[in-house]
Model confidence (mean pLDDT): 88 of 100. A computed fold for a 529-nucleotide part of an RNA from Marinobacterium jannaschii, annotated as small-subunit ribosomal RNA, 5' domain.
Context: one part of a larger RNA
RNA sequence: AUUGAACGCUGGCGGUAGGCUUAACACAUGCAAGUCGAGCGGUAACAGAGAUAGCUUGCUAUCUGCUGACGAGCGGCGGACGGGUGAGUAACGCGUAGAAAUCUACCAGAUAGUGGGGGAUAACCAGUGGAAACGCUGGCUAAUACCGCAUACGUCCUACGGGAGAAAGGGGGCCUCUUCUUGAAAGCUCUCGCUAUCUGAUGAGUCUGCGUCGGAUUAGCUAGUUGGUGAGGUAAGGGCUCACCAAGGCGACGAUCCGUAGCUGGUUUGAGAGGAUGAUCAACCACACUGGGACUGAGACACGGCCCAGACUCCUACGGGAGGCAGCAGUGGGGAAUAUUGCACAAUGGGGGAAACCCUGAUGCAGCCAUACCGCGUGUGUGAAGAAGGCCUUAGGGUUGUAAAGCACUUUCAGCAGUGAGGAAAGGUGACCGGCUAAUACCCGGUUGCUGUGACGUUAACUGCAGAAGAAGCACCGGCUAAUUCCGUGCCAGCAGCCGCGGUAAUACGGAAGGUGCAAGCGUUAAUC
Numbered sequence: 001a002u003u004g005a006a007c008g009c010u011g012g013c014g015g016u017a018g019g020c021u022u023a024a025c026a027c028a029u030g031c032a033a034g035u036c037g038a039g040c041g042g043u044a045a046c047a048g049a050g051a052u053a054g055c056u057u058g059c060u061a062u063c064u065g066c067u068g069a070c071g072a073g074c075g076g077c078g079g080a081c082g083g084g085u086g087a088g089u090a091a092c093g094c095g096u097a098g099a100a101a102u103c104u105a106c107c108a109g110a111u112a113g114u115g116g117g118g119g120a121u122a123a124c125c126a127g128u129g130g131a132a133a134c135g136c137u138g139g140c141u142a143a144u145a146c147c148g149c150a151u152a153c154g155u156c157c158u159a160c161g162g163g164a165g166a167a168a169g170g171g172g173g174c175c176u177c178u179u180c181u182u183g184a185a186a187g188c189u190c191u192c193g194c195u196a197u198c199u200g201a202u203g204a205g206u207c208u209g210c211g212u213c214g215g216a217u218u219a220g221c222u223a224g225u226u227g228g229u230g231a232g233g234u235a236a237g238g239g240c241u242c243a244c245c246a247a248g249g250c251g252a253c254g255a256u257c258c259g260u261a262g263c264u265g266g267u268u269u270g271a272g273a274g275g276a277u278g279a280u281c282a283a284c285c286a287c288a289c290u291g292g293g294a295c296u297g298a299g300a301c302a303c304g305g306c307c308c309a310g311a312c313u314c315c316u317a318c319g320g321g322a323g324g325c326a327g328c329a330g331u332g333g334g335g336a337a338u339a340u341u342g343c344a345c346a347a348u349g350g351g352g353g354a355a356a357c358c359c360u361g362a363u364g365c366a367g368c369c370a371u372a373c374c375g376c377g378u379g380u381g382u383g384a385a386g387a388a389g390g391c392c393u394u395a396g397g398g399u400u401g402u403a404a405a406g407c408a409c410u411u412u413c414a415g416c417a418g419u420g421a422g423g424a425a426a427g428g429u430g431a432c433c434g435g436c437u438a439a440u441a442c443c444c445g446g447u448u449g450c451u452g453u454g455a456c457g458u459u460a461a462c463u464g465c466a467g468a469a470g471a472a473g474c475a476c477c478g479g480c481u482a483a484u485u486c487c488g489u490g491c492c493a494g495c496a497g498c499c500g501c502g503g504u505a506a507u508a509c510g511g512a513a514g515g516u517g518c519a520a521g522c523g524u525u526a527a528u529c
Base pairs, nucleotide, nucleotide: 001528002527003526005525006524007523008522009521012376013375014374015373016372017371018369019368020334025332026331027330029329030328031327034077035076036075039074040073042070043069046068047067048066049064050063051062052061053060054059084287085286086285093212094211095210096209097208098207099206102204103203107200108199109198110197111196112195113194114193115149117147118146124139125138126137127136128135129134155164156163157162169192170191171190172189173188174187178185179184180183213259214258215257220250221249222248225247226246227245228244229243230242231241232240262284264282265281266277267276268275269274289310290309291308292307293306312323313322314321315320340366342365343364344363348362349360350359351358352357379409380408381407382406389400390399391398392397413470415465416464417463418462419461423456427451428450429449430448431447432446433445434444435443473518474517475516476515477514478499479498480497484513485512486511487510488509494501495500
């Protein structure tokens, strides 16, 4: 000088940060990942409308998915992000500089398509098993679910002859052309999708040089081991795996083994070199009760998915089942020690959706804590009879001390009352212009008017009111080291960082008065330079 600190005494306000360093110990409860009806069949609940019946004449009951919507279900996208933790890892894990044999949903650009069919299945209904969790059988049904066929610019395979392989529809508007002609169908048009291929962007996987703690009281280590040929496997190179062949490969420039440890940007100290460290924030890695495994998928070997084994906890009708806070709060435990079972999606960002919107313990805020840093205040001026009281005294006085009282002012902050920004962009709805179009529909883009959304919030800030009113402690005073006297004690009680104090005049113990230093803090302890 510093700290994610703790402890003791004390404690007025605000701002900005930070807050389980220990048991990767166990967890009650709530929430933390959903969304889309503009993919689908539908209608359990709510509301509206219509119909029927009863009738107390404005209610009740039933029916109709007709409308707003929507439980459960099929389907799509997202649950691989965001959030947590640092157990493991001495490693291409990280850092840095490079490399070639790769993949990449959504997004952007480009080219070409989007034709015609089929069979199922959940929901539902019926029956049935089980204590439950959860099933089983039969029947009905839809799709942007599933499967063939057709077509194939480009794509893939090829023995260069040839061969293989796609798709899905949804929504809004309109009659210009055709047909019936009220208006619709085909159709037109706008838009969101879908398929194939190429390119980009983003993200990810792989390889290599160099750097990356301690121990030699660890000196030898290694059989898929090192290399080759061939095959398999992967998105991709490779002993990654396998068969055969060869006998290699690493090591005092420290292999192997043991211990310790997430790494970095940084942080801290220091003039620097260097040392120590890796909380918060950011990037990477690893993990998700312990161990193993794959499935789905563009992406996982997946924290709030699945399967198996294990330990633990819970339910049970004893046959069998359920669970995983190292998400946010919170509980027990451990510990010197670390917070609320809060508010809101208003902003930023994320997922879904055409959008409105929904979800979001990410995030934004609030609460607690002097934990840290910074700022402000606890009054200002005047006031000598140098009051009283305390302490000391050589008894004269000295000191506390302009300190108090008194007088005159001020009102920051806190308190009370009022006014009141900014964080708000969007969204909705009109008008105009442009694009698209057959079109003045619709849709898209722009300009503009109106409307309109705030958790924080009793916001910040400002104004007014009252009154010095509500606001100072802690450590030290032998030397180092700024600051001394008295009383008590008598090698006792005690102090102490070092030297050392204390055995009857203790500036060193305890108290008091005075002083010194810091100050909403001050000291002590611990740790690092």
The RNAcentral record of the full RNA draws on ENA, Greengenes, RefSeq and SILVA.